[in-house]
Molecule: Glycine riboswitch aptamer
Organism: uncultured Sphingopyxis sp.
RNA sequence: GCGCGGGAGAGCGCGGAGCAGGGCGACCUGCGCCGCCACCGAAGGAGCAACCGCCCCGGAAACUCUCAGGUCAACGGACCGCGC
Numbered sequence: 001g002c003g004c005g006g007g008a009g010a011g012c013g014c015g016g017a018g019c020a021g022g023g024c025g026a027c028c029u030g031c032g033c034c035g036c037c038a039c040c041g042a043a044g045g046a047g048c049a050a051c052c053g054c055c056c057c058g059g060a061a062a063c064u065c066u067c068a069g070g071u072c073a074a075c076g077g078a079c080c081g082c083g084c
Stems, first nucleotide, its partner, number of pairs: 001084006011037001013036004018031005038071003044067001045065003051059003
């Protein structure tokens, strides 16, 4: 690196326009998009104590931040196990 298995947290929040399906219609259902509010940390990113490298300085966690990402399920997912 590849394959298989496991793998947490936090909104089925509010509003808007749109697409698709159903309905004579009012309207209903689904899907993603945009905005707002609330929240989460385990893609990625940034910061730092101890520690390590003689020092400058740098490295650096599952800690801190929450830019990014995420908040029913699914997908994704740090990390762990097995095989190649």